Background: This is a predicted structure of a 78-nucleotide RNA (c-di-GMP-I-GGC riboswitch aptamer) from a Nitrospirota bacterium. The prediction has a mean pLDDT of 86. It was read from a public genome assembly, where an Rfam model found it. Of the family's consensus pairs, 90% are formed in the model.

[in-house]
RNA sequence: CCCGACAAAGCCAAACCCUCCGUGAGAAGGGGGCGGAAAGCGGCGGGUCUUUAAGUAAAGAUGGCCGAGCUGCCGAAG
Repeated sequence: CCCGACAAAGCCAAACCCUCCGUGAGAAGGGGGCGGAAAGCGGCGGGUCUUUAAGUAAAGAUGGCCGAGCUGCCGAAG
C1' cells in the first nucleotide's frame, strides 16, 4: 500500500413524523435508524429528477446512483 475482522474507540444517518424554506426536484433544524470504511469534501464526466421552454436549449436538484479527483480514523488475518 492492497485489504476490511460477529476487533476496539468514535463518526455519519435512509424511510417515516414534526417545524420551516422553495413554483418544483429538493434544502435546513429536531426526532428516528435502514444502512455506510469514505454515507468525508467539491456537481468535474455520465445517469436520474425539477422548472421555464418547445429551439432540443437554459436554469436548477441529487455526493446515501455510477465513474474519476482531493482528503482521512482504526486494525487482526492474508